RNAcentral holds the full RNA, with entries from ENA and SILVA. Small-subunit ribosomal RNA, 3' major domain from Pantanalinema sp. UIC 10102, 475 nucleotides, folded computationally. It matches the Rfam family "Bacterial small subunit ribosomal RNA". Its Rfam clan is "SSU clan". The coordinates come from a structure-prediction model, not an experiment, and the mean pLDDT is 85. The source organism's lineage runs through Bacteria, Bacillati, Leptolyngbyales, Leptolyngbyaceae and Pantanalinema.
Context: one part of a larger RNA
């Protein structure tokens, strides 16, 4: 000087408490161990692996197996010969590959050639999701959005190092004050940037309607008042007053105000710690393969299934389920696409086919909610697994292995043992919408809104973190 303690003060965080929902029990999605397997590719692995890399495994994808083929090669430069590229039909073949027929003669040219493709040839070389994350760049997670990490000079100390960063206040903060052999300064910390909440101006079409005329309709004609859009300003600073404080900093009440004390939320991550994580994004040293560890192709696997964990979903019902009827978003997407109407289907759809490259058109009926009627505690009109049967879409192709629809079937399950998780308000709970990914395929995953709570005495105890001090046989 750290770092530790089942040492001490002080002090914070959904840490405990208080509350509310949940997970461990069912089923069924999914990732994971194991176990199988010709292969179940590979990585992550306590918090910080386990709906993770994977924002989409039927073929591809693909790294993994089996079989069939290739060796200058699927992919680059160079070098020589030969041919325009290219197309079409044909035989074998699982397919990739072989073999055979034919059409075709472009572009520039100083007519020698060249460009730019295909094809053989030999060599230099290509490739390698092969190996080390304990050789690494970059990137990422943690501790943590915690309040911290240092440095010049001074100045104590024989040194290591100490001062400053400590102390008395305070704050969310090493945030301000004040004291002080320290005075300063840098990287956090705030603020500066986004976007939500108020007003003003500005500009009205695809928005939007008060008055006036008009319609089945903001349709139209008018108009931009309002609602919105979107660009540009104002607003909030402890500014005002009162108290309390050390006359400070800064506390607690108040007016004022759409917002008050950081106004919600987001972007942002200090010195560094864990040889943390990634050689499989890429990048790279080294060390390995080179008729193969490369590279095409075809099937299959990555979807197994005594079991065991995690993260979801749906339930178990009556604050419910069903059948009619009724209203009310926000944010996205959409021309290889979104598809509106009719018409045919019980439906999943399917044919016609209008309009939009989008505040114009469509996706597109949001659901819970309301109002009425059944149902009356039951394995039921609860709940949907599982299988049959019969279509229906994508797509060369749904066995293995996709969604989706009708009918039939109708399992476990009657609120879940130790034990464990979220969450402090427009939060939880709870409802549905969208969007990437994508041909297809969403209970994940990122978004969006609609409804909308309890509870917080307090900080003894559990967990993690600051600071100070104290003991140590530890470094």
């Nucleotide at each position: 000087u750290g770092a530790c303690g089942g040492g001490g003060g002080c002090c914070c965080g959904c840490a405990c408490a208080a509350g509310c929902g949940g997970u461990g029990g069912a089923g069924u999605a999914u990732g994971u161990g194991g176990u199988u397997u010709a292969a179940u590719u590979c990585g992550a692995u306590g918090c910080a692996a386990c709906g993770c890399g994977a924002a989409a495994a039927a073929c591809c994808u693909u790294a993994c197996c089996a079989g069939g083929g290739c060796u200058u090669g699927a992919c680059a430069u160079g070098u020589c010969g030969c041919g325009a590229a290219u197309c079409u039909u044909u035989c074998u073949g699982a397919a990739a590959g072989g073999g055979a027929a034919g059409a075709g003669u472009g572009c520039c040219u100083u007519c020698g050639g060249g460009a730019g493709c295909g094809c053989g040839a030999a060599c230099a070389c290509a490739g390698g999701u092969g190996g080390u994350g304990c050789a690494u760049g970059g990137c990422u997670g943690u501790c943590g959005u915690c309040a911290g990490c240092u440095c010049g000079u001074g100045u104590c100390g024989u040194g290591a190092g100490a001062u400053g960063u400590u102390g008395g206040g305070u704050u969310a903060a090493g945030u301000c004050c004040c004291g002080c052999a320290a005075c300063g300064a840098g990287c956090g910390c705030a603020a500066c940037c986004c976007u939500c909440g108020u007003u003003u101006c500005u500009a009205g079409u695809u928005g939007c309607c008060a008055g006036c005329a008009u319609u089945u309709a903001g349709u139209u004609g008018g108009g931009c008042a309002c609602u919105c859009u979107g660009g540009a300003g104002a607003g909030a600073c402890u500014g005002c007053c009162g108290g309390u404080g050390a006359c400070a900093a800064a506390c607690c009440g108040g007016a004022g105000g759409a917002a008050g004390g950081u106004g919600g939320g987001g972007a942002u991550g200090a010195c560094g710690u864990c040889a943390a994580g990634u050689c499989a994004g890429c990048a790279u040293g080294c060390c390995c393969c080179u008729u193969a560890c490369g590279u095409c192709c075809u099937g299959g696997g990555c979807u197994a299934c005594a079991c065991a964990c995690g993260u979801a979903c749906u339930a178990c019902a009556a604050u419910g389920c069903u059948u009619c009827g009724g209203a009310c978003a926000a944010a996205g997407g959409g021309u290889u696409g979104c598809c509106a109407g009719a018409c045919c289907g019980c439906g999943a759809g399917g044919u016609u086919g209008a309009g939009c490259u989008a505040a114009u058109c469509c996706c597109g009926c949001a659901a819970a909610c309301c109002g009425a009627g059944g149902c009356a505690c039951a394995g039921u009109u609860c709940a949907g697994a599982u299988u049959g049967c019969a279509g229906g879409c994508u797509g060369c192709a749904a066995c293995u292995c996709g969604c989706c629809u009708g009918c039939a079937u109708g399992a476990a399950g009657g609120c879940g043992g130790a034990a464990u998780c979220g969450c402090u308000a427009g939060u939880a709970a709870u409802c549905g919408c969208c969007g990437g990914u994508c041909a297809g395929c969403a209970u994940a995953c990122g978004g969006c809104g609609g409804u909308g709570a309890a509870u917080a005495c307090g900080u003894u105890c559990c967990c993690g973190g600051g600071c100070c001090u104290u003991g140590u046989a530890c470094a």